Small-subunit ribosomal RNA from an uncultured Erysipelotrichaceae bacterium, 1435 nucleotides, folded computationally.
It matches the Rfam family "Bacterial small subunit ribosomal RNA". Rfam links the family to the GO terms ribosome and structural constituent of ribosome.
Its mean pLDDT, the model's own confidence on a scale to 100, is 83.
The RNAcentral record of the sequence draws on ENA, Greengenes and SILVA.
């Protein structure tokens, strides 16, 4: 795109169409086939001149009811389509020709009379008539026989003469003329009947089907061929080109769709078929085995007086019923068309209309112009404003539709009648008149009237046109895929706006198409699904070169058929259009004529394919038999002693009964070391010691023969590795299995010890492997190079194998590439998403193990190949880092500070949690801080910004009441200035250390000072990417250097900055102090030389040398220098990565509270203690610990400050109050050190917790809870398990000094300096990180990904004792109606007979056939079933 549709939600109108796709399911009622008096008698009615005329009714006879209507069950079939064919046939009515209707006869319905029956519906006696029957007669046919002629297609066909035989008719209307109607013949047309070729479904998990079954022959039967039916002979038809069985299905003009070829459909419409409630029959008739007839069985439904009886909508309304679903019990025969009839006319649910449904296709309409205050309301906002929207309103304008009124078609034509013409004519035509419309007062035309009565559905994350608020918070829901939805949803619900269609929008289902995803057109099979394990071959299919004839196949002309309608063209009517109307145009069939180049047949011929023949040849190609060593093992014996053996280590296991080892000899068995090779052979599996024999195939020359003998191969045959079967033999070694021993958490595994089946031999099964080159055979073409194998050649080369490298071309890359996976041809086999499943099930084949064939039902949206960039990996190479090692010294034990988790509480306020949280935010929680608890108290607030009122300053001081805010009062001061502040009030609003670091800015950690981490342009690849950025050196470095399809260049390294080491040179105070004075003292004079301070500079660059290195960059070494190869340090942190910390620094979106999650106060907590981590501090002592003396620093701080002498106190510390805003005063005493005494290895003269008691100091206030003195008090603690931390030199370690916060509080942090070492072989190992490589089923990336069983729930499915229903046959049994055939009896108008009687002919009776049932016993299809077996799905 489409629909005979169906739901939802919404509807104005007309026009043409369509409307039970399910229950071929039951029907209620009405209708749907009647007609003729001009065939017939008869009965009545009603008129009448009584002559009769008109009309009904029921019979008898005639035509018709076989048409028209309507379903599609059945049917796979000469049922349809198509061309044909009957010399094997019928044909009422119709038309045409010839001829003809002559002479007798009996009878019956209707109707009367009795009579049965509830009724359907009869019986019986008698009357009657015809175009109803019937004899006879001729005619013309028809049959047989006999002759003649003519012809074809095999039986034959036509004609023409003779005999024999048999068969014909009807009238009636009319005054007549006529025209109907009869009869027989011949043709004609319409109409069927038959018979053929040829086309159109699905399974082969249906493979064998037939007994009238194939043919004859004699009958029989039809309208006619024929096994059509029957007897008899014969044994034959059919079928892999699919018989048979089974499932589906009415077929076809056509319809939908596709570019087309196809592909699905078979509603309307037409053509053909079957059917008529199921099943059977036949009858009558021209024509039926009959939709609205019969008869008989059957289901069923109805009447009933139980004895019988009626009945068939799948015509047309219509009803129940099934269903998602499909209309009115209308009008009228005006047209069209059909029966009847001479006819007028009468029937007509065919028809024609209407009516009902948006069911479908068409056509119109809801109005146009104007209109900017860009209105109001909606909505969104960055509050500014934007949008809906020119859209409304407002003006001005049409009247399509609508509503009202008027007027008003065409469809009519005939027919009959009147009259007129043609005409011989009243047949027939032609004309004139009056008249014939259900639709319908309908279409259509006018005219009024008012924009008034008429717009929805769907979508808006991507495909795919259209987005933005709110609402929910994986809820509720959306969905065709793909996916949204867990608190800022353009994807869910509402809304605004937008997008699309439009009286209809949209879901749903079905069908084509996109789908080259069944490939003919036009697909594949090395790795994605897919080459059969492999040869051999029957059928099929392909098939070499010249000649010829043929023409089936091809090409061509013509004719005939392809119904109409339909579809395409052109045209034409309906206001267009849909619709309809005209013309026209077309595959395939047949039938005929022609061409002969290809294919196909036939027939000669030919050597290039394919064999054969001769000379050679290599070879683990097979088979049989025999032979040979070397080794295992085992037997015998010496020799000999304690051990062997295994193994990572072990133990089992053997061995003093003498093993292992060693000799020698014998046995048995298997297998063939070296040569040996991407060497040979073989179709494939496969083949390996050496010889005989027998036997397959290649390969080379040669060119004698044969002449296409080819090539492939469905089914078939054969062979087939290892395992495993049977049967009977062998068994040395190995070794499933199994047995101890180890490992282990366990170990039914690996690894040891032992060992059976097998492995070995013959014979006969089995037939399958990653049977692989994951690559079916054959043939020809198409660059080179370079191995190796047989051969041939004098060589160049060449031929048949096997390999590598590579070009074109190829491929989705990967690769393939003369041995193709390239170009072409032939044939074969196979593939169609991924699980389930190579499972079920059936069937072949096996002894069995199984093998072959081979589904489906569910389910997922993927699985899957190749190649890419990361990441990983108990891969590889390289490298590097206090990463290991080598050292020094801690921690982990012990008290104690601290911080954490836990637990506890009324709170024990919040963060931080591997490295990267834990002496972290906190450079300092007694009040405050304080976020947290209690308890009191405020509510436009404590704080800010605006209104308005008030006018008093507010504040501070007293005094009372409360823990306190706070509340009450008092007293005093008023200067200046009308704003600043204060009070009060009200509303916007404040405020919140409430939430979200996973909304976020900013800040910071880490990887990591690791060496990397991009980018232009270019190339290279479809393309992700890739090259550069790899590679050879080399560096701390992507640092150089050289090479390269790459050149470049960008952040990052490095340098530049600081701060340290040396020097110079300017400056000289408060620093300094050689000289020269001078002091207790650089105190003071001086001095500018040194220290220092602090400006400006110098200097290190692998610059020199020597070596190595590639003639490089670098590296080793040396000079020389205060430093020497980055001189130490510090700053600096590259693209990212961790949803890493942090909404409590601070800012911030949304969210949340608002007399409270916000303010304010008091007192508590943030300091709690069974525990456990971390981080430190102090020790455990003699390199110590006291006492006593003595020397040397740095950096730094200091005004609410550091604070000196001095004096007091054991002391903290008072008390003092000099000097200093500081190179001038001060903190400030440096301590480890030196120099001597003492203690002498002890829980001490180590060690200091804990406690008591006195006290200082700060401060409103040290109970909870500060820090220091000073007495007394002496805990644990003897150097610390598993583990584990820092350092690489002025470093570690070890010793003090200082400062930020800070009233006070320091073992924390942050500097400062002074003593001052050890070691580093080397990179295997553990961490962490670079770089190339390489595998990968990971890529929230190994803290991945995943398998399988258990358990749970649902799902569908196999197997099941079985039970239960279908269909289809076969065999017996009954056997209705009915044709057929027989027939004794009995009945019987016509004809014959004078009569008896007889010919015919009935019904009855029998018999074949037989539907329906009935019994057996099997096949086949479901359906259900206790159980059960795997499968699928699930956070």
């Nucleotide at each position: 795109g489409a629909u005979g549709a169906a739901c939802g939600c919404u509807g104005g109108c007309g026009g043409c169409g369509u409307g039970c796709c399910u229950a071929a399911u039951a029907c209620a009622u009405g209708c749907a086939a009647g007609u003729c008096g001009a065939a017939c008698g008869c009965a009545g009615u009603a008129c009448u001149u009584c002559g009769g005329u008109a009309c009904u009714g029921a019979g008898u006879g005639g035509c018709g009811a076989a048409c028209g209507g309507g379903u599609g069950a059945g049917u796979a079939a000469c049922a349809c389509g198509u061309a044909g064919g009957u010399a094997a046939c019928c044909u009422g009515c119709c038309c045409a020709u010839a001829c003809g209707a002559c002479u007798g006869g009996g009878a019956u319905a209707a109707c009367u009379g009795c009579u049965g029956g509830a009724a359907a519906c009869g019986g019986u006696a008698g009357c009657u008539a015809a175009g109803a029957c019937c004899g006879g007669a001729u005619a013309g046919g028809u049959a047989a026989u006999a002759g003649g002629a003519a012809g074809g297609c095999a039986u034959c066909u036509u004609u023409c003469u003779a005999u024999u035989a048999u068969u014909a008719a009807a009238g009636g209307u009319g005054a007549g003329a006529a025209a109907c109607a009869c009869g027989u013949a011949u043709g004609g047309a319409u109409g069927g009947a038959c018979c053929u070729g040829c086309g159109g479904c699905g399974c082969a998990u249906u493979a064998g089907c037939u007994a009238g079954u194939u043919g004859g022959u004699g009958g029989g039967g039809u309208a006619a061929c024929g096994g059509c039916c029957u007897a008899c002979c014969a044994a034959g038809g059919c079928g892999a080109u699919g018989a048979u069985g089974c499932g589906u299905a009415g077929c076809c003009g056509a319809c939908c769709u596709g570019a087309g070829a196809g592909g699905g459909u078979g509603a309307c419409c037409g053509g053909c078929c079957a059917c008529a409630c199921u099943g059977g029959g036949a009858c009558u008739g021209a024509g039926a085995c009959a939709c609205g007839g019969c008869c008989c069985a059957g289901a069923c439904u109805c009447c009933u007086a139980c004895g019988g009886g009626a009945g068939g909508c799948a015509g047309c309304a219509g009803u129940a019923g099934g269903g998602a679903a499909u209309u009115u019990u209308c009008g009228g025969c005006a047209a069209u068309g059909g029966g009847g009839g001479a006819a007028a006319c009468c029937c007509u649910g065919a028809c024609c209309g209407a009516g009902c449904a948006a069911c479908g296709c068409c056509g119109c309409g809801u109005g146009a112009g104007u209109g900017a205050a860009g209105a109001a309301g909606g909505c969104c906002u960055u509050c500014g404003g934007g949008u809906u929207g020119u859209a409304a309103a407002g003006c001005u304008c049409u009247g399509u539709u609508g509503u009202a009124a008027a007027g008003g078609a065409a469809g009519a034509a005939c027919g009959g009648u009147a009259c007129g013409g043609a005409u011989a004519g009243g047949a027939u035509c032609c004309g004139u008149a009056a008249g014939u419309g259900a639709c319908g007062g309908u279409a259509c035309u006018u005219u009024a009237c008012c924009a008034g009565a008429a717009a929805g559905c769907c979508a808006c994350g991507g495909c795919u046109a259209a987005c933005u608020a709110c609402g929910u918070g994986c809820c509720a829901g959306c969905a065709g895929c793909c996916g949204c939805g867990g608190u800022a949803a353009u994807a869910c619900g509402u809304a605004g706006g937008u997008g699309g269609c439009a009286a209809g929008c949209g879901u749903u289902a079905u069908c084509c198409g996109g789908a080259a995803u069944u490939a003919u057109u036009g697909g594949g099979c090395g790795u994605a699904a897919a080459g059969g394990g492999u040869g051999c071959g029957c059928a099929g299919g392909c098939g070499g070169c010249c000649g010829u004839a043929u023409a089936a196949g091809u090409c061509u002309g013509a004719g005939g058929u392809a119904a109409a309608a339909g579809c395409g063209u052109g045209g034409g009517g309906c206001u267009c259009a849909a619709c309809c109307c005209c013309a026209u145009a077309a595959a395939g069939c047949c039938u005929u004529g022609g061409a002969a180049a290809c294919u196909g047949u036939g027939c000669g011929g030919c050597u290039a394919g394919a064999g054969u023949g001769c000379a050679g040849g290599a070879g683990a190609g097979g088979g049989u038999a025999g032979u040979g060593g070397a080794a295992u093992u085992u037997c015998a014996u010496g020799u000999g002693u304690a051990g062997c053996g295994g193994u990572a280590a072990a133990a089992u296991g053997c061995g003093u009964a003498g093993a292992u080892a060693u000799a020698u000899g014998g046995a048995g068995g298997a297998a063939c070391a070296c040569c040996a090779g991407u060497g040979g052979c073989g179709a494939a599996g496969g083949c390996g010691g050496c010889u005989a024999c027998c036997u397959g195939g290649c390969c080379u020359g040669u060119a004698a023969c044969u002449g296409a003998c080819g090539c492939u191969c469905a089914g078939g045959c054969a062979c087939g590795a290892a395992a495993g079967c049977g049967u009977g033999g062998g068994g040395a070694g190995c070794a499933a299995a199994u047995a101890g021993g180890a490992u282990u958490a366990g170990a039914u595994a690996c690894c040891c010890u032992a060992g059976u089946a097998g492995u070995c031999c013959a014979c006969g099964c089995c037939g399958u492997a990653a049977a692989c080159g994951a690559u079916g055979a054959g043939u020809a073409c198409u660059a080179a190079g370079u191995g190796u194998u047989g051969g041939a050649g004098a060589a160049a080369u060449u031929c048949a194998g096997u390999g590598c490298u590579g070009c074109a071309g190829u491929u989705a890359a990967c690769g393939c590439a003369a041995u193709a996976a390239g170009u072409a041809c032939u044939c074969c086999g196979c593939c169609u998403g991924g699980g389930g499943a190579g499972u079920a099930u059936g069937c072949a084949c096996g002894c069995a193990a199984g093998u072959g064939u081979g589904a489906a039902a569910c389910u997922c949206a993927a699985a899957g190949g190749a190649a890419u960039u990361g990441a990983c990996g108990g891969g590889g190479a390289c490298c590097c880092g206090c990463a290991c090692a080598a050292g020094c010294g801690g921690u982990g034990g012990a008290g104690u500070a601290u911080g954490u988790g836990g637990u506890u509480u009324a709170a024990u306020u919040c963060g931080a949690c591997g490295c990267a949280a834990c002496g972290c935010g906190a450079a300092g929680a007694a009040c405050c801080u304080u976020a947290c608890c209690a308890a009191g108290c405020c509510u436009u607030g404590a704080c800010a910004u605006a209104c308005c009122u008030u006018g008093c300053a507010a504040g501070g001081c007293c005094c009372u009441a409360g823990a306190g805010a706070u509340a009450g009062g008092g007293a005093g001061a008023u200067a200046g200035a009308u704003a600043u502040g204060g009070a009060g009030g009200a509303u916007a609003c404040a405020g919140g250390u409430g939430g979200u670091g996973c909304a976020u800015g900013g800040u910071u950690g880490u990887c990591g000072u690791c060496a990397g981490c991009u980018c232009g342009u270019g190339u290279c690849g479809u393309g992700a990417g890739a090259u550069g950025u790899u590679g050879g050196g080399u560096u701390a470095a992507g640092u150089c250097c050289c090479g390269c399809a790459a050149c470049g260049a960008g952040c990052g390294c490095a340098a530049c900055c600081c701060c340290u080491g040396u020097c110079u040179u300017c400056a000289g105070u408060u620093a300094c102090c050689a000289u020269c004075a001078u002091u207790c003292a650089g105190u003071u004079g001086g001095g500018g030389a040194c220290u220092c301070u602090g400006g400006a500079g110098a200097g290190a660059c692998u610059g020199c040398c020597g070596g190595u290195g590639a003639c490089a960059a670098a590296c080793c070494g040396g000079a020389g220098g205060a430093a020497g190869g980055u001189g130490g340090g510090g700053a600096u942190g590259a693209c990212g990565u961790c949803a890493a910390a942090u909404c409590a620094u601070c800012a911030u979106g949304c969210c949340c509270c608002u007399u409270a999650u916000g303010g304010c106060u008091u007192g508590g907590g943030c300091u709690a203690c069974a525990c456990a981590c971390g981080u430190a501090c102090u020790a455990c002592a003699a390199u110590g610990g006291c006492a006593a003396g003595u020397a040397c620093a740095g950096a730094g701080g200091g005004a609410a400050g550091c604070g000196a002498a001095g004096u007091g106190g054991u002391g903290a510390c008072a008390u003092g109050g000099a000097g200093c805003a500081a190179a001038u005063c001060u903190c400030a005493a440096a301590a480890a050190g030196c120099u001597u005494g003492u203690c002498u290895c002890a829980g001490u003269u180590c060690g200091g917790a804990u406690u008591g008691u006195a006290g200082u100091c700060u401060g409103c206030a040290a109970c909870u809870c500060g820090a220091c003195u000073a007495c007394a008090u002496g805990a644990a603690g003897u150097u610390g398990g598993a583990a584990u931390c820092g350092c690489u030199a002025g470093u570690a370690a070890u010793c003090g000094c200082g400062g930020a916060u800070c009233a006070g509080c320091a073992u924390g942090c942050c500097g400062c300096g002074g003593u001052g070492a050890a070691u580093a072989c080397g990179u295997u190992c553990u961490c962490g990180g670079g770089u190339c490589u390489u595998g990968u089923a990971c890529a929230c990336a190994c803290c991945g990904c995943c398998c399988g069983u258990c358990a749970a729930a649902c799902c569908a499915u196999g197997a099941g004792a079985g039970u239960u229903g279908g269909u289809a046959a076969u065999a017996c049994c009954c056997g209705a109606a009915g044709c057929c055939g027989g027939u004794g009896g009995c009945c019987u108008a016509a004809c014959c007979g004078u009569a008896a009687g007889g010919a015919g002919g009935g019904a009855g009776c029998c018999g074949u056939c037989u539907a329906a049932g009935g019994u057996a016993g099997g096949a086949c299809c479901g359906a259900u079933g206790a159980u059960u077996g795997g499968g699928g799905u699930u956070a």